[in-house]
RNA sequence: GCGAAUGUAACUCAGAGGUAGAGUGUAAACUUGUCACGUUUAAAGUCGCGGGUUCAAAUCCCGUUAUUCGCG
Numbered sequence: 001g002c003g004a005a006u007g008u009a010a011c012u013c014a015g016a017g018g019u020a021g022a023g024u025g026u027a028a029a030c031u032u033g034u035c036a037c038g039u040u041u042a043a044a045g046u047c048g049c050g051g052g053u054u055c056a057a058a059u060c061c062c063g064u065u066a067u068u069c070g071c072g
Stems, first nucleotide, its partner, number of pairs: 001071007010024004018055001026042005048064005
């Protein structure tokens, strides 16, 4: 230099154009004489960034950027 994959909650990952989710973790309450376990609830996201298409985009298109892999 060329090509490909990945980027979504603190972490690991889902998510067919139509309300952004799960597990773990965190906080609170309940439970217990205390801790742990368990139960319930809550918080936490400009979906890497910038544009375009569309009534509507995490999703489709273009560009860009970071990481990884391959080729040279």
Molecule: transfer RNA
Organism: Candidatus Hodgkinia cicadicola